This is a predicted structure of a 157-nucleotide RNA (glmS glucosamine-6-phosphate activated ribozyme aptamer) from a Chloroflexia bacterium. The source organism's lineage runs through Bacteria, Bacillati, Chloroflexota and Chloroflexia.

[in-house]
RNA sequence: AUUCGAGUUGAAGCGCCAGGACUCGCCCUGAGGCGCGAGUUGACGAGGUGGGAGCCGAUCGAACGAUUCGGCGGAUGGCUCCCCGGCUCGCACAGUCGUUACGUCCGGCACAAACCGGUGAGGCGACUCACCGACAAACACCGGCCGCGGUGCAAAU
Numbered sequence: 001a002u003u004c005g006a007g008u009u010g011a012a013g014c015g016c017c018a019g020g021a022c023u024c025g026c027c028c029u030g031a032g033g034c035g036c037g038a039g040u041u042g043a044c045g046a047g048g049u050g051g052g053a054g055c056c057g058a059u060c061g062a063a064c065g066a067u068u069c070g071g072c073g074g075a076u077g078g079c080u081c082c083c084c085g086g087c088u089c090g091c092a093c094a095g096u097c098g099u100u101a102c103g104u105c106c107g108g109c110a111c112a113a114a115c116c117g118g119u120g121a122g123g124c125g126a127c128u129c130a131c132c133g134a135c136a137a138a139c140a141c142c143g144g145c146c147g148c149g150g151u152g153c154a155a156a157u
Stems, first nucleotide, its partner, number of pairs: 014073004019069001020041007027033001044061003050083007084098004090153004102147002105144004116133007
């Protein structure tokens, strides 16, 4: 960085822009700009939510090779506690996890968008938009080794 109120719309690589970089105009200047104004840029998708509180500040690769730099805000992330729920034959506790509901590890497995190239459109320009073309990893899922699978009560044999 106006303030207040109401309504509508909009989101999680999501939103915004006071630094920086760049463009245009004006001004200054022999040539040099800590000048002014207006703009442009400022994260590419995949994936991800039991409820509440607190603390922390968030998975996976792609691209590039100072700008995906820097700043502000937010977010389905991590841990702890409580509640709810799944699992451990039933109940309770304990443990462990979160509806995809034991844990580590190993193996298998599929899919993307930008970048880039091409075409077209908008803008004085920096740039922006649309279409066409390829390639991931994690998660999930499937399989396997190992580990955990307890205590009490009840029931059954």
Its mean pLDDT, the model's own confidence on a scale to 100, is 79. The sequence was found by an Rfam model in a public genome assembly. Rfam family: glmS glucosamine-6-phosphate activated ribozyme aptamer. Gene Ontology terms of the family: catalytic activity and regulation of gene expression.